Context: one part of a larger RNA
This record gives sequence, structure tokens and C1' cells, in this order.
RNA sequence: CUCGGGUAAGGGAAUUCGGCAAGUUGGAGGCGUAACUUCGGGAGAAGCCUUGCCUGCGGUUGUGCCGCAAGGUGCAACUGCAGGUCGCAGUGACAAGGGGACGCCGACUGUUUACCAAAAACACAGCUCCCCGCUAAGUCGAAAGGCCUAGUAUGGGGGGCGACGCCUGCUCACUACCGGUACGUCAAACUCCCUUCCAAGGGAGCGAAGCGCCGGCAAAGAGCGGGGGUAACUCUGACCCUCUUGAGGUAGCGUAAUACCUCGUCGCUUAAUUGGUGACUUGCAUGAAGGGCGUAACGAGCGUCCCACUGUCCCUACCCGGGACCUG
Repeated sequence: CUCGGGUAAGGGAAUUCGGCAAGUUGGAGGCGUAACUUCGGGAGAAGCCUUGCCUGCGGUUGUGCCGCAAGGUGCAACUGCAGGUCGCAGUGACAAGGGGACGCCGACUGUUUACCAAAAACACAGCUCCCCGCUAAGUCGAAAGGCCUAGUAUGGGGGGCGACGCCUGCUCACUACCGGUACGUCAAACUCCCUUCCAAGGGAGCGAAGCGCCGGCAAAGAGCGGGGGUAACUCUGACCCUCUUGAGGUAGCGUAAUACCUCGUCGCUUAAUUGGUGACUUGCAUGAAGGGCGUAACGAGCGUCCCACUGUCCCUACCCGGGACCUG
């Protein structure tokens, strides 16, 4: 020096990206326990007291012995009360939660990158859309033949969303899909016609699917505007004009896991805050099942603060081991 372990006065996060690490707490008995809540929970919330040994006296239960019985006398387990006693210390060693407040994401228990990621990713109950009437749909195979299934729509297959609560607006012009279609277009075959003997060839008729055409459909793929003016201070603009679209973003939420400007502005928090949180919000470029907004409980998730506690630090020191190193 390095690895592992330990102790430190005073201060107590000043360390650091960040309390990372280490400490604190810890068992048991009693008391006591908030917001919120899906009334289960939150809860071991938080917080407070106690804990050894000796002596005496009770209670409950079980049981032994004596006794005819009443009762007497023991033992054991559990559980109380009182008095006393020792130490700094009684769950005396070992073993055994630190706690609280706010926010984001995901409902939850689960699952995952075997060997750098455990998560806000995947899954999940639940919601919804589509396909399928059984020789089903889907799927594997060249086929035979399988799976689904010895199942049958309260079933099976596929897609999306993802508990629960309140909800899920507008657009079918484009693309996909579904339905319709008098008519147009439309291949070969077929029929007829033309062509120098044949063949090749040319034309007409007929005419399927498809396409055109008409309609439906967005929890299908998708999309959801611009300019100008206007109220008796100012500002703002309920209102008006205009261009334009298939329709011009509703409810919500909003400087956000989304905001460029940005360290937005204001409040709270600090001595001081590019942090956190609550508001506002003109949203560079939020927004409703690629779901929107909430939400108790849960989380080795992410952010912030407070209490406790500490060698993280001020600021280092020392102790005990392994290694490195030196000598043999």
C1' cells in the first nucleotide's frame, strides 16, 4: 500500500451525482396509534413503558395421593399482585424492522436480458374489436395425417388496451376491411363473322373475379387549421369578418418520464435551491383503449424533504487478521 474486521473526543451529511457505505432500530409483554381507504387495510403506523434474580400471596386448567363424602395435601402448565435484592447494563452473549412526509410510474402477487440492465419493460384478472356453425376458424405438413379437440359459440382462434372509479369527443377524404351494384371496364374458353387450300391471323358477341361506381366501418391504419377586427383606462376578447378542410383537439391534464425558449412566473421549502412540491399555463411538439384523468394497497422502481443515527465528511488516529513487500 491492498483486502477483511473493529474503536474513536467534539461536530453530525458540512461528504457525495446521490447518506453510496456504515451506523441507528431490533425479540417479547403492556399501553397507544394519523391522513387516507376499495372498509379488507393503512398497522409492527408513529410514540411510550416494561423485561434479571429472591421471597410471599393469588387466579385458571390439567393431574397424583389420602378420604365414603365434605374436604385435605402435592405436582405441572399458563397467568397476576406485592415486597425485596444486585449491576453501568436483566430478550445482559447469539438471533431479530430505522422511522416519517410529499410526488412520478406501474393497480396488485408474479415474469425477464443463464454471464454488466429486475425496471415505469413482460405478464396479469378485467374491457373491447375481428374471425369461426364444425369436414369450423386458426395452425404444422409436399401429402397421408396431425394440433386445437375426443372440444362445439357461457366454445375456440387472433389483435389491442390492461385492477378499480369517472370517462373515452369530431373526421370515412386517403389506406385496409365489410356489404351492394342497373351500368362501365374486363382473360382464356365458347359462339358467330372476315380472311387466297390449310394453318397462322383479324373482328364481333358472351363475360367471372377484380377494378370503377354506391354505401358502411375508427377500442381498423390514420387525421383532428390559418388570417384580421372587436368591450367607455389599459389588458383581454364572450362577439364579428374572411380563407380553408374529410374533420378542424371535446372532457381532462399540462414548463410534464412530454416545454425548444427554460434555471418560464408566483407561492412553499433553504442562510443560500439549475432541486422538490403547489399553482398559473399562450401545450416548440398534451389528449382520450399506440387509452385520458384519478386512485386505497403494493414496489430491492425513480425524485425531494424531515427526524433519528453515524468515520460519508471536518481529519485523521489507533487496534486485530489475510496479501503484497524484505531477509533466510